[in-house]
Molecule: Bacterial RNase P class A
Organism: Chloroflexota bacterium
RNA sequence: CCAGUAGGCCGGGUGACCGCCCCGAUGAUGCUUGCGCUCAUCGGGGAGGAAGGUCCGAGCUCCACCGGGCAGCGUGCUGGGUAACGCCCAGGCGGGGCGACCCGACGGAAAGUGGCACAGAGACCGUACCGCCCCGGGUCACCGGGGUAAGGGUGAAAAGGUGGGGUAAGAGCCCACCGGCUCCGGCGCGAGUCGGAGGCCGGCCAAACCCCACGCGGAGCAAGGCCAAAUAGGAGGGCGUGCUUCGGCUUCGGCCGGGGCUAGGGUGCCCGGCCCGAGACCCUCGGGUUGGCCGCUUGACCCCGGCGGCAACGACGGGGCUAGAUUGAUGGUCACCGCCCGCAAGGGUACAGAACUCGGCCUAUAGGCCUGCUGGGCCA
Numbered sequence: 001c002c003a004g005u006a007g008g009c010c011g012g013g014u015g016a017c018c019g020c021c022c023c024g025a026u027g028a029u030g031c032u033u034g035c036g037c038u039c040a041u042c043g044g045g046g047a048g049g050a051a052g053g054u055c056c057g058a059g060c061u062c063c064a065c066c067g068g069g070c071a072g073c074g075u076g077c078u079g080g081g082u083a084a085c086g087c088c089c090a091g092g093c094g095g096g097g098c099g100a101c102c103c104g105a106c107g108g109a110a111a112g113u114g115g116c117a118c119a120g121a122g123a124c125c126g127u128a129c130c131g132c133c134c135c136g137g138g139u140c141a142c143c144g145g146g147g148u149a150a151g152g153g154u155g156a157a158a159a160g161g162u163g164g165g166g167u168a169a170g171a172g173c174c175c176a177c178c179g180g181c182u183c184c185g186g187c188g189c190g191a192g193u194c195g196g197a198g199g200c201c202g203g204c205c206a207a208a209c210c211c212c213a214c215g216c217g218g219a220g221c222a223a224g225g226c227c228a229a230a231u232a233g234g235a236g237g238g239c240g241u242g243c244u245u246c247g248g249c250u251u252c253g254g255c256c257g258g259g260g261c262u263a264g265g266g267u268g269c270c271c272g273g274c275c276c277g278a279g280a281c282c283c284u285c286g287g288g289u290u291g292g293c294c295g296c297u298u299g300a301c302c303c304c305g306g307c308g309g310c311a312a313c314g315a316c317g318g319g320g321c322u323a324g325a326u327u328g329a330u331g332g333u334c335a336c337c338g339c340c341c342g343c344a345a346g347g348g349u350a351c352a353g354a355a356c357u358c359g360g361c362c363u364a365u366a367g368g369c370c371u372g373c374u375g376g377g378c379c380a
Stems, first nucleotide, its partner, number of pairs: 001376010012337007020046009030037002048351001052362002055360005060220004065273006072216005077091005092106001093104004107211002112209002114205003129152002131148007160178006179201001181198007224294004234285005242261008264276003301320005307314002338349004
């Protein structure tokens, strides 16, 4: 200097004039019991790294709820972090890369079911298509019997792989090395890893159903609460309307009120508790309200420091307050500058705007800057 890789940051600036939203202070007019409304002045603040996606996890609110089981859903190597997570960190194994680094839907195939098309002899057992060897026959083309899985072919995959010995020809038949499996020992919290011994050894798919381990209530700020106002205390239906007790009334049929029990109802389903309960509950049609206030921004928050930890991160000390709109606030005009393209004139200036708030992941992004590491070249 070039290329790569991991991480971080900026992403327009300044001035003038006019304008917008929130908070605070002061003053004034009118109204007002007061609060407060309106106006003026002053001070302070006002879109993001993703505000996007709505894919996970929560805080918060409501649904009465609790326990056990089933269903359903989610995650899936190990150990940590975190409020939690499907996220982050460190490690293990496998794969890619010369490397720095990157990727992994990473538990189980002897619990069971299922699939492996076509080709091929054959795809869960195998007993063989071409071939090789031995014996017998022969008109010497070949036929019959036996042995074989080394060579060839088909295929994504076919009888562990390579080499050697041995054999009639071959084969883990034997041997060496490698892979797999079983046992033993060392190291490690663990996933695993290293070594030794042994027999010689039939796949792949679970991002197929499934089994195993761990976990999970639902809905969502348009949650929810308050005020004001208005309407139709609306209409129809289903199921049921049981037992008992006390008091009152009675036209003696019963009715009204209070208490208890039970049928029944409340959760995706079941059981137990609990709650409601002779109506609860269920279904259909219709009407009013579309106004205001709260929720609404102090947070598992941000910054700095040393300490612990490989790290993610943690506790401690110090400092800070950084939008709260609601027909939805950041704008308009002018000038200069920055950056990019261009000889100049001139043109361009990325992705993109909170709507309850956070922790993540994913996606989009003109241009520029910084740091570590890897590979290559050059110079000394």